[in-house]
RNA backbone atom coordinates (compact mmCIF):
# COMPACT_ATOMS: atom_id res chain seq x y z
C1' N A 1 0.00 0.00 0.00
C1' N A 2 -3.86 -3.52 -1.26
C1' N A 3 -7.61 -7.42 -0.08
C1' N A 4 -11.16 -10.11 3.15
C1' N A 5 -14.19 -10.50 7.44
C1' N A 6 -16.21 -8.16 11.65
C1' N A 7 -17.78 -3.53 13.61
C1' N A 8 -24.56 -0.60 19.13
C1' N A 9 -27.51 -1.84 23.44
C1' N A 10 -32.19 -0.67 25.87
C1' N A 11 -39.16 0.95 28.84
C1' N A 12 -40.54 -5.17 32.73
C1' N A 13 -44.68 -3.60 35.80
C1' N A 14 -48.14 0.38 36.68
C1' N A 15 -51.03 5.55 36.30
C1' N A 16 -53.87 9.21 33.23
C1' N A 17 -56.39 9.23 28.64
C1' N A 18 -60.56 8.29 23.04
C1' N A 19 -55.48 7.59 21.80
C1' N A 20 -48.93 7.31 24.80
C1' N A 21 -43.05 1.58 24.73
C1' N A 22 -43.72 9.58 23.27
C1' N A 23 -46.65 12.40 29.33
C1' N A 24 -46.25 10.63 34.90
C1' N A 25 -44.28 6.65 38.60
C1' N A 26 -40.91 3.16 37.71
C1' N A 27 -37.57 0.00 34.55
C1' N A 28 -33.58 -0.60 31.24
C1' N A 29 -29.04 0.62 27.97
C1' N A 30 -23.86 2.41 27.32
C1' N A 31 -19.93 2.57 19.92
C1' N A 32 -14.15 3.09 19.01
C1' N A 33 -8.87 4.26 20.57
C1' N A 34 -5.89 6.05 24.94
C1' N A 35 -4.97 6.24 30.19
C1' N A 36 -5.80 3.04 34.30
C1' N A 37 -2.89 1.36 41.82
C1' N A 38 -7.53 -3.51 40.11
C1' N A 39 -8.58 -8.78 38.43
C1' N A 40 -7.17 -13.35 35.84
C1' N A 41 -3.65 -16.46 33.23
C1' N A 42 1.29 -17.89 31.53
C1' N A 43 6.62 -17.80 31.67
C1' N A 44 11.77 -16.89 34.07
C1' N A 45 13.44 -18.10 39.00
C1' N A 46 15.01 -23.85 44.04
C1' N A 47 11.85 -20.63 46.72
C1' N A 48 10.07 -16.00 49.65
C1' N A 49 10.82 -11.86 47.08
C1' N A 50 11.45 -10.08 42.28
C1' N A 51 11.02 -9.68 36.90
C1' N A 52 8.61 -10.35 31.98
C1' N A 53 4.46 -11.26 28.72
C1' N A 54 -0.79 -11.83 27.42
C1' N A 55 -6.13 -10.91 28.26
C1' N A 56 -10.09 -8.03 30.74
C1' N A 57 -11.01 -3.28 33.05
C1' N A 58 -14.17 4.75 32.56
C1' N A 59 -21.46 6.37 29.19
C1' N A 60 -19.78 11.62 32.54
C1' N A 61 -11.10 12.11 32.15
C1' N A 62 -8.19 12.77 27.05
C1' N A 63 -8.99 11.97 21.80
C1' N A 64 -12.49 10.13 17.96
C1' N A 65 -16.98 8.18 15.20
C1' N A 66 -22.13 8.56 13.91
C1' N A 67 -26.22 12.58 13.23
C1' N A 68 -26.80 17.90 11.90
C1' N A 69 -24.82 22.43 9.27
C1' N A 70 -21.31 24.72 5.49
C1' N A 71 -19.09 25.53 1.18
C1' N A 72 -14.80 23.22 -2.33
C1' N A 73 -13.19 19.61 -6.04
C1' N A 74 -14.13 15.35 -9.36
C1' N A 75 -17.30 12.08 -12.15
C1' N A 76 -21.02 13.04 -15.72
C1' N A 77 -25.37 12.64 -12.85
C1' N A 78 -29.28 15.47 -10.50
C1' N A 79 -27.21 11.61 -7.71
C1' N A 80 -22.59 9.51 -6.27
C1' N A 81 -17.43 9.92 -4.86
C1' N A 82 -13.09 12.59 -2.55
C1' N A 83 -10.71 15.82 0.84
C1' N A 84 -11.92 19.63 4.46
C1' N A 85 -14.32 23.23 8.01
C1' N A 86 -18.14 24.10 11.88
C1' N A 87 -20.89 21.66 15.59
C1' N A 88 -20.34 17.70 19.02
C1' N A 89 -24.10 15.55 25.95
C1' N A 90 -23.23 14.37 31.12
C1' N A 91 -19.87 13.66 38.18
C1' N A 92 -19.71 14.71 42.43
C1' N A 93 -19.14 13.13 47.67
C1' N A 94 -16.93 9.62 51.01
C1' N A 95 -13.20 5.45 51.67
C1' N A 96 -8.33 3.05 50.87
C1' N A 97 -3.62 4.69 49.48
C1' N A 98 2.69 7.55 48.28
C1' N A 99 -0.37 8.07 44.13
C1' N A 100 -7.29 7.09 41.72
C1' N A 101 -12.58 12.17 38.21
C1' N A 102 -10.66 4.92 36.22
C1' N A 103 -10.78 0.76 42.23
C1' N A 104 -14.68 0.21 46.53
C1' N A 105 -19.29 2.50 48.62
C1' N A 106 -23.10 6.19 47.98
C1' N A 107 -25.93 9.69 45.43
C1' N A 108 -26.56 12.22 40.85
C1' N A 109 -26.44 13.29 35.65
C1' N A 110 -26.34 12.59 29.94
C1' N A 111 -28.07 10.81 25.22
C1' N A 112 -28.57 13.41 16.83
C1' N A 113 -32.19 14.11 12.88
C1' N A 114 -37.19 13.01 10.62
C1' N A 115 -41.91 10.49 11.87
C1' N A 116 -46.11 9.39 15.26
C1' N A 117 -54.18 10.12 17.16
C1' N A 118 -49.74 12.63 22.45
C1' N A 119 -43.89 15.65 23.72
C1' N A 120 -39.26 9.38 22.35
C1' N A 121 -31.63 7.70 24.73
C1' N A 122 -35.22 2.70 24.40
C1' N A 123 -40.80 2.43 18.92
C1' N A 124 -40.69 3.30 13.28
C1' N A 125 -37.45 5.52 9.29
C1' N A 126 -32.95 7.21 6.34
C1' N A 127 -29.91 2.31 7.39
C1' N A 128 -29.30 -4.70 3.69
C1' N A 129 -26.29 2.69 4.70
C1' N A 130 -22.01 5.04 6.90
C1' N A 131 -18.33 4.53 10.60
C1' N A 132 -14.18 5.48 14.75
C1' N A 133 -11.66 1.10 14.58
C1' N A 134 -10.59 -4.52 15.39
C1' N A 135 -8.83 -9.21 13.50
C1' N A 136 -6.67 -11.94 9.57
C1' N A 137 -4.16 -12.27 4.83
C1' N A 138 -0.96 -10.61 0.50
RNA sequence: UCCUUCGGGGCAGGGUGAAAUCCCCGACCGGCGGUGACCGCUCCGAGACGGAGCGGGAGUCCGCGAAGCCGGCGCAUCGCGCAGGCCCGAACCGGUGAGAUUCCGGUACCGACGGUGAAAGUCCGGACGGGAGAAGGA